[in-house]
Context: one part of a larger RNA
RNA sequence: CUGGGCGUAAAGGGUGCGCAGGCGGUUCUGUAAGUCAGAUGUGAAAUCCCCGGGCUUAACCUGGGAACUGCGUUUGAAACUGCAGAGCUAGAGUGCGGCAGAGGGAGGUGGAAUUCCAUGUGUAGCAGUGAAAUGCGUAGAGAUAUGGAAGAACAUCGAUGGCGAAGGCAACCUCCUGGGCUAGCACUGACGCUCAUGCACGAAAGCGUGGGGAGCAAACAGGAUUAGAUGCCCUGGUAGUCCACGCCCUAAACUAUGUCAACUAGUUGUCGGGUCUUAUUAGACUUGGUAACGUAGCUAACGCGUGAAGUUGACCGCCUGGGGAGUACGGUCGCAAGAUUAAAACUC
Numbered sequence: 001c002u003g004g005g006c007g008u009a010a011a012g013g014g015u016g017c018g019c020a021g022g023c024g025g026u027u028c029u030g031u032a033a034g035u036c037a038g039a040u041g042u043g044a045a046a047u048c049c050c051c052g053g054g055c056u057u058a059a060c061c062u063g064g065g066a067a068c069u070g071c072g073u074u075u076g077a078a079a080c081u082g083c084a085g086a087g088c089u090a091g092a093g094u095g096c097g098g099c100a101g102a103g104g105g106a107g108g109u110g111g112a113a114u115u116c117c118a119u120g121u122g123u124a125g126c127a128g129u130g131a132a133a134u135g136c137g138u139a140g141a142g143a144u145a146u147g148g149a150a151g152a153a154c155a156u157c158g159a160u161g162g163c164g165a166a167g168g169c170a171a172c173c174u175c176c177u178g179g180g181c182u183a184g185c186a187c188u189g190a191c192g193c194u195c196a197u198g199c200a201c202g203a204a205a206g207c208g209u210g211g212g213g214a215g216c217a218a219a220c221a222g223g224a225u226u227a228g229a230u231g232c233c234c235u236g237g238u239a240g241u242c243c244a245c246g247c248c249c250u251a252a253a254c255u256a257u258g259u260c261a262a263c264u265a266g267u268u269g270u271c272g273g274g275u276c277u278u279a280u281u282a283g284a285c286u287u288g289g290u291a292a293c294g295u296a297g298c299u300a301a302c303g304c305g306u307g308a309a310g311u312u313g314a315c316c317g318c319c320u321g322g323g324g325a326g327u328a329c330g331g332u333c334g335c336a337a338g339a340u341u342a343a344a345a346c347u348c
Stems, first nucleotide, its partner, number of pairs: 004319003007302002012316001014201004021194003025088007033081002035077008049065006091191001092188005097182003103177007110154001114150008125136002162169002206247006215241002220236004258315006266293012297304002321348003330341004
């Protein structure tokens, strides 16, 4: 290279956009680069193969043929691919009408709870646990009432629900803004699919500067438990969690299932549209999501099953025994932490 694979055995990139590249609907005309056919030149000899000959045979030597699957020139074919031109509307997109939504950004507002502060009432406990103790409290706690302050999160609705490319997104209002679905008509006319490098986004933790700090809480301190207890449990408690700006770029970033397109039984629920019938209400059909089951088929089995892991095509990524090791070295990136790319010796 050929070949085989990637839900769980090794293997789908965290996600998208997208240059190069690869691939690409339908009709006609031309061309002849690919393609196919003929002719011709060349393709040294030896070797290999076939038919003979010579050494007593063989190896070996030798005559002839075939072959040398290639390259060039030339003539022709025009289905397919390419190229050029002209069209088409089924792919893709645009406009006009509707619809749903925690999609994103900014600003404002609200109530419950928690903690703290002040004051009143009031008196001996409170808190905590398996049981306790540390802790708080006669300097008046806890409880209760009123007032005030602060920060964070938004109970019920709430759902196998919705939206988003993924990460993710939930009180309410306003402004700005992206995408989707749907009905019919008009328009553009292949404008498409995928995508190495690249660019952008990317939970949590962590980092830098400046704020903020109620609750929770790594580290830390104390109390318990225990043979010990650098833990589980308890009382405290700092970073952090929150905000702005700038980094980091990793996750069981999971549906452990790349994206796009076509085809292949059904049934039931639910969310968003549409059409028709009936008109209390429901039913039928259609379309886009989201779930449960299931036929054919697939699968080592589990299971998947029109949202495929079925049947195919296009393009990308990745795998090749376990350990060493996602490590060392080097490169790139980063303030750092580290990330990324990524071996070998040795060993079983």

Small-subunit ribosomal RNA, central domain from Nitrosomonas oligotropha, 348 nucleotides, folded computationally. The organism belongs to Nitrosomonas, within Bacteria. It matches the Rfam family "Bacterial small subunit ribosomal RNA". It was read from a public genome assembly.